[in-house]
């Protein structure tokens, strides 16, 4: 020059005015009140995809049925996350991806080309030893056909049932050897996953595909802050009490009887409204100190929105490089995605001097 990985920063600064929300002190005129001071959006507040803490119902224990989740170790409240480490692909590197358990348990699929796509196939091509016909013929063979053999080369295909070589054959073939590979078994080495320029046995049996059924192991109750709890009015309606003519209507032929109707008080259950859950918490920033590392343990400081028609805004004026992607709704750890500028740090290639 050019390229990997990582970290910050991100309503542009700064004054002034005028809002809006929350907390605190103060004031009287006590209310939707005035003053004064203070806090007031994000690195993803997003998508709601994963975990989890709170809450509320369920819930002896185990099962099937559904979901997940899938190299090993380890970290943490837990996870699909994150660390390291292992295979495997891709890159000259630095770095980068990877749902990465099983296909010699069963069952499914494979477009198109191709002769053949699953316990395989003769199209081209190679042979013509054996057997069989035919022809010549110097009688021992030679051509030809048919019956066949061949998976070595050709060709299709993502993919054709190990690979080089020597031997072998009639031409070939793991058919024999030998390296390599591949499978099992030990052995070392490593917590593990693996890994070995170790050894032994098997000529090879074993093509893909499981974010297809499945099979193996492991994990999973369920709804969510509108969760769920506290206070509680006006009508209405529910219960109990007391008072009062012992009065009215109903029932009946009449009476007892028994039902309705009155005021006043209490109870309790709901609803409009209020309030709490609602921001101090697996917290944040620095340091020691362990560990490669996430990450843990101690020591210090610090408190940084809490609304609920839902606030964080607006207008001016000077400056600059003219300013993305986006706005809290219970709380947090994690993924994803979305994103215009600047600013630091480590590394790798290439050329130059």
């Nucleotide at each position: 020059g050019g390229a990997g990985c990582c970290g910050g920063u991100g309503c542009g600064a700064c004054a002034g005015c005028c809002g809006c929300u929350c907390c605190c002190g103060u004031c009287c005129g006590u209310g939707a009140g005035g003053c004064g001071g203070g806090g007031g959006a994000g690195g993803a507040a997003a998508g709601u995809c994963c975990g989890g803490g709170c809450u509320c119902c369920a819930u002896a224990g185990g099962g099937c049925a559904g979901g997940g989740u899938g190299c090993c170790a380890g970290g943490u409240a837990a996870u699909u996350c994150c660390u390291g480490g292992g295979c495997g692909g891709c890159g000259c590197g630095a770095g980068c991806c990877g749902a990465c358990g099983g296909a010699a348990a069963g069952u499914g699929c494979a477009g198109c080309a191709g002769a053949g796509a699953g316990c395989a196939g003769a199209c081209c091509g190679c042979c013509u030893a054996a057997g069989c016909c035919a022809u010549c013929c110097u009688c021992g063979g030679a051509u030809g056909g048919c019956c066949g053999g061949u998976a070595a080369g050709g060709g299709u295909g993502a993919a054709a049932g190990g690979g080089u070589g020597c031997g072998g054959u009639a031409a070939g073939a793991g058919c024999g050897c030998a390296c390599c590979g591949c499978g099992u078994c030990g052995g070392u080495g490593g917590u593990a996953a693996c890994a070995c320029c170790c050894g032994g046995c098997g000529g090879c049996a074993c093509g893909g595909u499981a974010a297809a059924c499945c099979c193996c192991a492991c994990c999973c109750g369920g709804a969510g802050c509108a969760a769920g709890g506290c206070c509680a009015a006006a009508u209405a309606g529910g219960g109990g009490a007391a008072c009062g003519a012992u009065c009215a209507c109903g029932u009946g032929g009449c009476c007892c009887g028994c039902g309705u109707g009155g005021u006043u008080c209490c109870c309790g259950g709901g609803u409009a409204g209020g309030c709490c859950g609602c921001u101090g918490g697996a917290g944040g920033c620095g340091g020691a100190u362990g560990g490669u590392g996430a990450c843990a343990u101690c020591c210090g400081c610090c408190c940084a929105a809490g609304a609920u028609g839902a606030a964080u805004g607006g207008c001016u004026g000077u400056c600059c490089a003219c300013g993305a992607c986006a706005g809290a709704a219970c709380c947090c750890g994690g993924c994803u995605u979305a994103c215009a500028g600047c600013c630091g740090g480590c590394u790798c290639c290439a050329c130059g001097a």

Model confidence (mean pLDDT): 75 of 100. A computed fold for a 353-nucleotide RNA from Halofilum sp. (in: g-proteobacteria), annotated as Bacterial RNase P class A. Taxonomically the source falls in Halofilum (Bacteria, Pseudomonadati, Pseudomonadota, Gammaproteobacteria). The gene name in the source record is rnpB. The sequence is in RNAcentral, with records from ENA.